[in-house]
RNA sequence: GGGACAUUAGCUCAAUGGUAGAGCAAGCGACUCUUAAUCGUUUGGUUGCGGGUUCGAGUCCCUCAUGUCCCA
Numbered sequence: 001g002g003g004a005c006a007u008u009a010g011c012u013c014a015a016u017g018g019u020a021g022a023g024c025a026a027g028c029g030a031c032u033c034u035u036a037a038u039c040g041u042u043u044g045g046u047u048g049c050g051g052g053u054u055c056g057a058g059u060c061c062c063u064c065a066u067g068u069c070c071c072a
Base pairs, nucleotide, nucleotide: 001071002070003069004068005067006066007065010024011023012022013021018055026042027041028040029039030038048064050062051061052060
């Protein structure tokens, strides 16, 4: 220098262009003499930045950033 992939909750990951979810973690409650475990419930998101297409974008297109890998 060229190319591929990834970027979504504190962490690990889902999500056919049509209301952004799960598990773990955290808060609260139940249970227990207490703790742990278990069960219930709640909180938590500018979907990496900026644009474009579309009635509608996490999803399609472009630029940039970061990371991983391949080629030179």
RNAcentral holds the sequence, with entries from ENA. A computed fold for a 72-nucleotide RNA from a Xenococcaceae cyanobacterium, annotated as transfer RNA. The organism belongs to Xenococcaceae, within Bacteria. It matches the Rfam family "tRNA". From the family's description: Transfer RNA (tRNA) molecules are approximately 80 nucleotides in length. Gene Ontology term of the family: triplet codon-amino acid adaptor activity.